[in-house]
RNA sequence: CGCGUAGCUCAGCGGUAGAGCGCUCGCCUUACAAGCGAGUGGUCGCAGGUUCGAACCCUGCCGCGCC
Numbered sequence: 001c002g003c004g005u006a007g008c009u010c011a012g013c014g015g016u017a018g019a020g021c022g023c024u025c026g027c028c029u030u031a032c033a034a035g036c037g038a039g040u041g042g043u044c045g046c047a048g049g050u051u052c053g054a055a056c057c058c059u060g061c062c063g064c065g066c067c
Stems, first nucleotide, its partner, number of pairs: 001065004007021004015052001022040006045061005
C1' cells in the first nucleotide's frame, strides 16, 4: 500500500446484499454425464464512531498478500 462479502471465485463503494460455480429435489436417460425446471444459501473479519440510514465514510484491532 492492497485485500477480507454465500461452501468456492468475485461484484456491489451511503437507501431492499447479488452473479457464476457448487449443493438438494424433480424432468430427461436402461443408467451416468450434459441439458431443462425448482429450491438452497450471509452476525458483509471484529469492536466503536459519523449519519435519518453504513457492506460502503472515520478510528482502533485481527488475518492474508505485496514493497